[in-house]
RNA sequence: AGAGUUUGAUCCUGGCUCAGGAUGAACGCUGGCGGCGUGCCUAAUACAUGCAAGUCGAACGAAGCGAUUUGGGAAAUUUAUUUUUCAGAUUGACUGAGUGGCGAACGGGUGAGUAAGACAUAAGUAAUCUGCCGUAAAGACUGGGAUAACUUUGAGAAAUUAAAGCUAAGACCGGAUAGGAAUUAUUGAGGCAUCUUAAUAAUUUUAAAGGGGCUUAUGGCCUUGUUAUACGAUGAGCUUAUGGCGCAUUAGCUAGUUGGUAAGGUAAUGGCUUACCAAGGCGAUGAUGCGUAGCCGGCCUGAGAGGGUGACCGGCCACACUGGGACUGAGACACGGCCCAGACUCCUACGGGAGGCAGCAGUAGGGAAUUUUCGGCAAUGGGGGCAACCCUGACCGAGCGACGCCGCGUGAGUGAAGACGGUCUUCGGAUUGUAAAGCUCUGUUAUCAGGGAAGAAUAAGGUUAUCAGGAAAUGGAUAAUCGAUGACGGUACCCGAGGAACAAGCCACGGCUAACUACGUGCCAGCAGCCGCGGUAAUACGUAGGUGGCGAGCGUUGUCCGGAAUUACUGGGUGUAAAGGGCGUGUAGGCGGGAUGUCAAGUCAGAUGUGAAAUUCCGAGGCUUAACUUCGGGGGUGCAUCUGAAACUGAUAUUCUUGAGUGUCGGAGAGGAAAGUGGAAUUCCCAGUGUAGCGGUGAAAUGCGUAGAGAUUGGGAGGAACACCAGUGGCGAAGGCGGCUUUCUGGACGAUAACUGACGCUGAGGCGCGAAAGCGUGGGUAGCAAACAGGAUUAGAUACCCUGGUAGUCCACGCUGUAAACGAUGGAUACUAGGUGUAGGAGGUAUCGACCCCUUCUGUGCCGGAGUUAACACAAUAAGUAUCCCACCUGGGGAGUACGGCCGCAAGGCUGAAACUCAAAGGAAUUGACGGGGGCCCGCACAAGCAGUGGAGUAUGUGGUUUAAUUUGAAGCAACGCGAAGAACCUUACCAGGGCUUGACAUCCCUCUGACAGGCUUAGAGAUAAGUCUUUUUUUUUGAACAGAGGUGACAGGUGGUGCAUGGUUGUCGUCAGCUCGUGUCGUGAGAUGUUGGGUUAAGUCCCGCAACGAGCGCAACCCCCGUUGUUAGUUGCCAUCAUUAAGUUGGGCACUCUAACGAGACUGCCGGUGACAAAUCGGAGGAAGGUGGGGGGGACGUCAAAUCGUCAUGCCCCUUAUGUCCUGGGCUACACACGUACUACAAUGGCGAUUACAGAGGGCAGCAACAUCGCAAGGUAGAGCAAAUCCCCAAAAGUCGCCCCAGUUCGGAUUGCAGGCUGAAACUCGCCUGCAUGAAGUCGGAAUUGCUAGUAAUGGCAGGUCAGCAUACUGCCGUGAAUAAGUUCCCGGGCCUUGUACACACCGCCC
Repeated sequence: AGAGUUUGAUCCUGGCUCAGGAUGAACGCUGGCGGCGUGCCUAAUACAUGCAAGUCGAACGAAGCGAUUUGGGAAAUUUAUUUUUCAGAUUGACUGAGUGGCGAACGGGUGAGUAAGACAUAAGUAAUCUGCCGUAAAGACUGGGAUAACUUUGAGAAAUUAAAGCUAAGACCGGAUAGGAAUUAUUGAGGCAUCUUAAUAAUUUUAAAGGGGCUUAUGGCCUUGUUAUACGAUGAGCUUAUGGCGCAUUAGCUAGUUGGUAAGGUAAUGGCUUACCAAGGCGAUGAUGCGUAGCCGGCCUGAGAGGGUGACCGGCCACACUGGGACUGAGACACGGCCCAGACUCCUACGGGAGGCAGCAGUAGGGAAUUUUCGGCAAUGGGGGCAACCCUGACCGAGCGACGCCGCGUGAGUGAAGACGGUCUUCGGAUUGUAAAGCUCUGUUAUCAGGGAAGAAUAAGGUUAUCAGGAAAUGGAUAAUCGAUGACGGUACCCGAGGAACAAGCCACGGCUAACUACGUGCCAGCAGCCGCGGUAAUACGUAGGUGGCGAGCGUUGUCCGGAAUUACUGGGUGUAAAGGGCGUGUAGGCGGGAUGUCAAGUCAGAUGUGAAAUUCCGAGGCUUAACUUCGGGGGUGCAUCUGAAACUGAUAUUCUUGAGUGUCGGAGAGGAAAGUGGAAUUCCCAGUGUAGCGGUGAAAUGCGUAGAGAUUGGGAGGAACACCAGUGGCGAAGGCGGCUUUCUGGACGAUAACUGACGCUGAGGCGCGAAAGCGUGGGUAGCAAACAGGAUUAGAUACCCUGGUAGUCCACGCUGUAAACGAUGGAUACUAGGUGUAGGAGGUAUCGACCCCUUCUGUGCCGGAGUUAACACAAUAAGUAUCCCACCUGGGGAGUACGGCCGCAAGGCUGAAACUCAAAGGAAUUGACGGGGGCCCGCACAAGCAGUGGAGUAUGUGGUUUAAUUUGAAGCAACGCGAAGAACCUUACCAGGGCUUGACAUCCCUCUGACAGGCUUAGAGAUAAGUCUUUUUUUUUGAACAGAGGUGACAGGUGGUGCAUGGUUGUCGUCAGCUCGUGUCGUGAGAUGUUGGGUUAAGUCCCGCAACGAGCGCAACCCCCGUUGUUAGUUGCCAUCAUUAAGUUGGGCACUCUAACGAGACUGCCGGUGACAAAUCGGAGGAAGGUGGGGGGGACGUCAAAUCGUCAUGCCCCUUAUGUCCUGGGCUACACACGUACUACAAUGGCGAUUACAGAGGGCAGCAACAUCGCAAGGUAGAGCAAAUCCCCAAAAGUCGCCCCAGUUCGGAUUGCAGGCUGAAACUCGCCUGCAUGAAGUCGGAAUUGCUAGUAAUGGCAGGUCAGCAUACUGCCGUGAAUAAGUUCCCGGGCCUUGUACACACCGCCC
C1' cells in the first nucleotide's frame, strides 16, 4: 500500500466482499510448564447456610470470677500450719449484659433510574457549613433532679413488653463568668450592587467534665479528655458559562409558570414555600414530547482528522426488595438503622411476628457463557483504645478456567544402503527424506532427594545519652542500642540423581492468498467470505499422500475501527451514471465596493493558573528475560486570567461614486387585461337546377340517397380558429403569447450623466404565478373528439383502418398544482483567443442624400482554440478559471409504496419509511452480430427460356412397422443409388443352436514329442473327435534350432462405450474476397488508422487521394488437359509420289495424319471513343485463339462441441469359461404405409423391320479371346493371336429406307407361367441371362419444386472399376446438338459502407 466482482472486451460511476488490528467473549478440535493479569456482558431475578462493624473498665454503677489481705467461726492434724465458711478492704491486661463516648455517612457492591439537582472543563461563593487533625491565646466556678442495669409482680407461643422500687457517671438540667453572635448609633479604612472590616457605646442571648499516673498526698507536678474563640487543613453544599445521543412522520410549551414586594424556611442563595401585584418566560441556534443511555480520565482503531466504546484500574454521580417519610448526627434522608404502604418468602399456639447477598463465598433460575460455601490479619489501609490489643470476605494470598498477554520446553550434532513402509509414476524412477534407524552428546521442564529466602519495620517494653520543665518522681521530645511477630510456604531460588527419557496439534492448499497430486463420487453427496465449484478424467465435494501457515494453540462465529475519498472539515458530487426546487417575489439568516479615524469582539504574541493519579511516549531501575512493575522526564491541541499588537474580519463615526437605483430623450416587440370589429373555410337550414348514385378503403362494408342525396347556384344561422406575412425572428420569470382597432398596464434596451450615496447578491420557512387533463356552478356547442355503437382486419382484435357519436374542447367565476414543467444544465459577479449569421439601438467615416464600410451596447444561433470532461461533448449564452448564497444526491428492487401529518369537493398532491431480497443496477464509448433500417455490388438468385421432379410401374436408399435377428453409422441446406468400387456361403459387425477358454492371432517360462504339412477311414449339421499311412535339420552324445502337443501365469482379444477426452481425414459457408501483422500516428482505454473515400475489376484487381508506410495468408499467375503452329523422332502408327497386294499386304518413304518431348503464340501489344493526362472500359484491325481463350487441380483467418472411436491411430471406462473365438443355419432381401434419388414410359421428332457408314477413351494371363462350328437365343465346342499404338474385348448408337396411322394401339412393358443357359461346394429363402406365352398401371402429371448461359442443356450409345456371378448405381468417353438473357423491382444467399440496439450462447437473441 491494495485486491476480487457488472462487460465479448474498455473507461467511468457504484455497491457488495476480502486481506489488518482489537475483544470481560462463546463454540469445534487439541492441550506440557511457569509468571503476570482477568472472569454473570443475560434475570437491578429469587435466595438456604456462614462470615462482611465494632471498640473503649484510662467515662459509669451493679453483678460474677481470680489473686492478695484483715477479722470471726468450724474441721483436721505433724501444733503452726493446712482446708473450709462468713464479713470487710485492696487489687486484676478477667467476663458478658447495661448507661455513656467514638465509629457505624468510611471501606465493599451494582448501573436500575437519570438527557440534567448528573458528568467534564473553567470560574464564583461579599450567599455557606466542616467531627476527628494542626497552630494561637484563654477557661473549666457553683448547684440540682432523674434513669437503665438490678430487685419484685405481671402479659405473651414468640418477638417483645407493662407497673412498682433502688442507684452512678464525662448521661441530663439551673445559676455565674468569659468570649462570641444579633440589633442600634458614631468614626476610620476598603470593596463587587446587596456590602466587608477596625474601634467605641448601649441592649438582648449563649459554655464546660472529668479520667489516669507520680508525689513530700486538704497541696503540687505530668498527661489525656473537655468548653468557648480565631486561623489553617480536609471534606462537603450551592451558583454560573461552555461541551458531549437519536427522532421534526414530536412545532408549539408553560399558572408557581416568569418577574416583583413581604413573610416563612435553610448551614446558605433562590418560587424553595406562602400571600399579594404584574403578564411574563422558553422555542427553528430545535422549546415541548418520545426513544435510548450512568458521565469522565481513558480503551480499541486510524497517517491524521475522526469513528466506536466506557469490562478491569482511578475520579464523580445514582441506587440498596418496590414506593414514600423523617429521626439521630459534624456529616444520611442512611446497603448489613427507624416508621408507613405494597409485592414476595418464612415462623405461629391464628392473637401476632420476622426478613431483604446490586458485601465475600455459595444455591436455584435465565443463558452461547463467567470461579472456592479456601487461608490469614504476616504486610498495606481503616474503626475503637493511652496502650497492649480487639474488629476488618477492605486487603494480602492460595484454588479453578489456554479467557488474555509474556516466557520456556517437547531435544542437539552426526548420519545415504538415499533402508523398510506409504504415495505417485511416462515403470526408468520421483517423493516422504537426514527424516528414521545407528553413533556421539546435553540434561531445560516434569520426577525424586537435600538446602532454603527477601517480603519484618520507627511495635510495646527495657537500657544509655542529650534537651525542656520540676522540690522530687512519674511522664514528654530527640538519638543510639536490645527487642517479639510470616497466611503465602518448606513456596521462589540453589544444588544433586537418573534417563531422550514425560510433552504437538489445528487450519488451509481454484483466484483473491503462501501451498498439488491420486482415488471415490457423478448437478448426487456436498462446498462456499466474494467470484463460484459438482451433470464420468473435479488442483474447489469426501479420503489419502505431499505441501504451506501458525504453534500450546489453531480455526469458526459475534461485535468495533480500518481499508471506505462509500457522508468527503482535512477530503466527493448534481447535462447523459443517484442528484438543480416548474417559475418568481421576498422574511430570517449567510455573504458583501473605495478612503480616513477610533475601539479591540474575532485574530495574533507573551506571561500566569489549571489541565488529579494511573495510562500513551522518552530515558533509567527491579524481577534470570519478557509480560509486569518502580522512578524521573516530556506531552496534554482545552479552559480561565493578565499584558500587548492593530494588517485583515467586526463595531462605530465621517466621506466617495464605479455596484444599485432615480431623472430626461428615443425607438422595438404574438408581453398582460378588457371592449369592439373583419374576411375565408367547415357544418346546418330554406329555395332553384338536376339524376343515381354518394362516401369510404390496401380491398370493402356499416352510413347517406328516388320521401331526390352527392354536384351546382342564391339567401340565411351559428360557433370556433385566425391561411399568406412567418424567420434556430420578437416578447415574457416560467407556464406561455399570432386577424384588425381602441382603452388601461408591466418589463427590457439604447443615448445622456442631472440626482441618491452601498440603498447590494442569495434566500430556509412564507406569499404569488403555474401547460394539458380533471372537478364545481351557469352559459355555449360549428368543427374535432376520450367513452360508447356499428362495419372491417384478425386465430382472436375490448386496437391500428372506416361510418357515426357523448363528455370535453369555447366563455364567466371558483378549485386542482402536476408534466420529458427539458438546455434533462439554480441564481449573482468578475476574468479568459477568435470567426460568421440574425434582431433592436447608438456613434463614426463618406456622400447632395440613401446605401456600403468601421466601432460599440443588448438579445438570439452556428463553428472553433486553450481549458474541462469517464467519454459524448461544453467552449464569453461554459459543463473553463474563481468568489458568495440556496436546493438536491449517497447501490438496484421493494417504492415515490405503507403508516402518520398537512392540503383538496373528489381525483389526488406534498412530506415520506421499514421488513424482505439481489450482486449487481447504471453511464459513455468499442468490436461484432442482427434489423419486416438505408446506400452500392455480385451469384442460374430472380426474370427470359429448355428439359425435368412431384402423378404411373419398376429399381434403389431412408423412416416407420414387424421380427429370434431384420447389425450399424449418416439427419435441413451440408442424411436418404450416402459409408457399400457390387450381403446366396464368406463378407457380417445381428439372431438361434452347437463348441473352446493362455484362447483364431503375438511375446516370455516349463515339460513332452519329432516333425509340421499331406492322404485315407469312421461319428457328427459342421466345428471337432477317434484311428491309420507317410515324414525334420545340425552335432559324437547331452544339447541347440525349428515345429507341434500339454501346463502355468503375465497377457492376448473386443466392429463393446465415449467423435462432447483426441490425432488424422472430410463436409459446409465458398473459389465468397476476404483475413491479418510490423513500425508509426490517434485514443486514458477497449480499439482505430492502414483495409475508409473517388473511380475500376471476376477479384482488398488496379489507379488516384489520404497519418500512414510496408509486409504476410488469400485473388491472379506459375502446374495439367484441350484449341494453332514449328523443331526433333518414325514403330506396332501413316501413305502424297513409285512398285506390289484380296487387304498399307509388302518394298520404299516419314511429306501428311498421328504419337510424345521441347518450343512459339495473346500482352489491352496496336487504332479510335469515353475517362481525371490514371486505372480501366466500349468498338475495331490483325490473328487459330481477344480481353481470365475453354476445362481441371489448387479452398485464406475462421464458423458449425458439423461427420467419423465401424478405415486407421489413441486417452479413459467396461467384458475376460465372455461383450473374446470357431462352426452350421437364418437375418441384413420382411411390408399396411410415408419420403428421397434414379430408370422405363405414356408414343408418330415415335415403334417395328431392313440396310449401311463414322468414334473416343479404356481393359486384358486364375485374363481378353479371333477364325471355324452347334443352338431361335442366352450360350456351347474350339482354341490362332496377344503381358498388347502389333492380338482381342469391338457391334458403336442415334442416322437412312420401308411398314404402322392415333388406338390403351405393332405404344408401354410390369406381373405371372413353362422351358432353358451361365457362374459357383451350393442359386429355396436370395443371382443374372435367353426363348415362348401373359400384357398391369400409364394418354405428359395438384400444391410445390430442381438443373442448366455453349460444344452447355437435352439426347444417343461406348468403356472401366468393384466382381466367381450379379449395375436402372458410380466414374469416364465420344456422337448429334439447341432455346433464352445482356436486365436487377422483387425472392434466396453473399460482400463493402453507414445507422439503431436494453443482443454477445449474438434475433432460433433479449424480454413482459
Background
Predicted 3D model of a 1408-nucleotide RNA (small-subunit ribosomal RNA) from an uncultured bacterium. The sequence is in RNAcentral, with records from ENA and SILVA. The prediction has a mean pLDDT of 83.